[in-house]
Context: one part of a larger RNA
RNA sequence: AUCGCGGGAGGGCGAAAAGACCCCGUGAAGCUUUACUAUAACCUGGCAUUGACACGAGAUAUGUUUUGCGUAGCAUAUGUGGGAGACUUUGAUGUUCCGCUUCUGGGUGGGACGGAGUCGACAGUGAAAUACCACACUGAACUUAUUUUGUUUCUAACCCAUGCAAAACGUGGGGACAGUGUUUGGCGGGUAGUUUAUCUGGGGCGGAUGCCUCCUAAAGAGUAACGGAGGCGCGCAAUGGUUGGCUAGCUUCGGAUGGAAAUCGAAGUGGUCGUGCAAACGCACAAGCCAGCUUAACUGCGAGACAAACAAGUCGAGCAGAUACGAAAGUAGGCGUUAGUGAUCCGAUAGUUACACGUGGGUGUACUAUCGCUCAACGGACAAAAGCUACUCCGGGGAUAACAGGCUAGUCGGGCCCAAGAGUUCAUAUCGACGGCUCGGUUCGGCACCUCGAUGUCGGCUCAUCGCAUCCUAGGGCUGGAGAAGGUCCUAAGGGUUUGGCUGUUCGCCAAUUAAAGCGGUACGCGAGCUGGGUUCAGAACGUCGUGAGACAGUUCGGCCUCUACCCUCCGUGAU
Numbered sequence: 001a002u003c004g005c006g007g008g009a010g011g012g013c014g015a016a017a018a019g020a021c022c023c024c025g026u027g028a029a030g031c032u033u034u035a036c037u038a039u040a041a042c043c044u045g046g047c048a049u050u051g052a053c054a055c056g057a058g059a060u061a062u063g064u065u066u067u068g069c070g071u072a073g074c075a076u077a078u079g080u081g082g083g084a085g086a087c088u089u090u091g092a093u094g095u096u097c098c099g100c101u102u103c104u105g106g107g108u109g110g111g112a113c114g115g116a117g118u119c120g121a122c123a124g125u126g127a128a129a130u131a132c133c134a135c136a137c138u139g140a141a142c143u144u145a146u147u148u149u150g151u152u153u154c155u156a157a158c159c160c161a162u163g164c165a166a167a168a169c170g171u172g173g174g175g176a177c178a179g180u181g182u183u184u185g186g187c188g189g190g191u192a193g194u195u196u197a198u199c200u201g202g203g204g205c206g207g208a209u210g211c212c213u214c215c216u217a218a219a220g221a222g223u224a225a226c227g228g229a230g231g232c233g234c235g236c237a238a239u240g241g242u243u244g245g246c247u248a249g250c251u252u253c254g255g256a257u258g259g260a261a262a263u264c265g266a267a268g269u270g271g272u273c274g275u276g277c278a279a280a281c282g283c284a285c286a287a288g289c290c291a292g293c294u295u296a297a298c299u300g301c302g303a304g305a306c307a308a309a310c311a312a313g314u315c316g317a318g319c320a321g322a323u324a325c326g327a328a329a330g331u332a333g334g335c336g337u338u339a340g341u342g343a344u345c346c347g348a349u350a351g352u353u354a355c356a357c358g359u360g361g362g363u364g365u366a367c368u369a370u371c372g373c374u375c376a377a378c379g380g381a382c383a384a385a386a387g388c389u390a391c392u393c394c395g396g397g398g399a400u401a402a403c404a405g406g407c408u409a410g411u412c413g414g415g416c417c418c419a420a421g422a423g424u425u426c427a428u429a430u431c432g433a434c435g436g437c438u439c440g441g442u443u444c445g446g447c448a449c450c451u452c453g454a455u456g457u458c459g460g461c462u463c464a465u466c467g468c469a470u471c472c473u474a475g476g477g478c479u480g481g482a483g484a485a486g487g488u489c490c491u492a493a494g495g496g497u498u499u500g501g502c503u504g505u506u507c508g509c510c511a512a513u514u515a516a517a518g519c520g521g522u523a524c525g526c527g528a529g530c531u532g533g534g535u536u537c538a539g540a541a542c543g544u545c546g547u548g549a550g551a552c553a554g555u556u557c558g559g560c561c562u563c564u565a566c567c568c569u570c571c572g573u574g575a576u
Base pairs, nucleotide, nucleotide: 001576002575003574004573005572006571007570010568011567012566014563015562022397023396024395025394027393028392029389030388031387032386035194036193037192038191039190042186043185045183046182047181048180049179051154052153054151055150056149057148058147059146060145061144063142064141065140066139068137078136079135080134081133082132085119086118087117094113095112096111097110098109099108100107101106158174159173160172161171162170163169197209198208199207206226210232211231212230213229214228215227233378234276235335236334240294241293242292243291244290245289246288249269250268251267252266253265254264274283275282277340279338280337281336298321299320300319301318304315305314306313310379323332324331325330346372347371348370349369350368351367352366354365355364356363357362404451405449406447407446408445410444412440413439414438415437416436417435421431422430458533459531460530461529463525464522465521466520467519468518471496472495473494474491475490476489477488478487479486498512499511500510501509502508539557540556541555542554543552544551545550
């Protein structure tokens, strides 16, 4: 070296299981609720099954009786017409008692006493006598009829019990209720179907989502980020149109009260002022400020352009009509410009005439104008919607997180430079501010590059191996080294580097030793070598949070660790 045999498991990102963690899907399921929408059940009104007699109340109609008050006026005058008489021994005026009513003055009905009169026509009033009669109005009482409603009663529908083998029927109880059917309203996680956005240096939490201005933006336009700054969701009938006129602001000087700034004057400067509101760009012939007259903040159009995926958006000379201002030329289709906003459907209002229903009426539609959306997740899925899942499931992703690796090195650790200062004096024995230059890749991070058809995760055990920035042992320099013991630096990795208590701990604290009880890398070495105490499934509990289902880098008890070695590698052994 080759070929065997026996053994061990470091690697083959070993095998197994289309990762259960994480994210995504306009995926699924289970559960919750003050998510949405339905719905069973329940409550409730109407109608049907459903009938009878009374009594009470209401409405309507008929009839009888009755009521009616401004002031003036005998006094409580409803209206109109007729009317000169009417009532009275069939009991008038009056007195008294009892009702009803009332504007408290009276009106009206009945009984008793009593025994012959009372009222009207005449004056006053807008209108004349309830003296008398008739017809009406308003309110009230009563009768009758119809009807509505309430209560009580009944029995024959209907229901229950019972007798009969059963049906029919009988008896007892309930009874037009209940029950049932249909329909209205309510309540309704009891049940069901669903919804519960996206961006995002993983997701969640937070923030944002449309429009305007500036920078980024690289001197045409355009141009991203959870880049840096700010605004808008209007306002104005004058803050619009036109004609005419005017010039702010600041500085200096002068000037009563008067001051840094009020108002007055002069000179200088020039766009710094002002612009309804953010910024940018404009603006003196002013777009800034003031005044007169006004409504073009018009109707019908629009050559042609800008911009642009589309849909939207923007500018616009000019023509016709009617108008404002101006002597006129002319200017005017809102505002110095760029924000001040919302498609389609559906509905509403006004108008137009057109269409359909054979015609008129009517209804529906169309057209013109206008209105109704924080549809703000702002190109708006529906008129209408929140959560939990550790009981979970499926499809996917290393397009995207947690471990490890990689890149980076803010953080971390080490070294060097400068030397203010401390060190009694003296920067550099020792320490070293403010700063600067570097190295390492053990911390926490950033990025998201291999791996989600799986790269098993902390600690311990076992077995190690490497680095040196050396803990001990070796050799040296300096010392603020007398000696001893130290400090600091240089060389040095050969060997070594303890045992216990607590905790799952690494770490740490403590105890006792030691020459010393080093720091790190090796997938925070090592689970196809062991363990499984921790973390990180399903059970359960506490605290806290949540209405709840449930949740918690909070706690607590419990909780399956598979693999017969093909290749490389390692150990032992044999043969050639």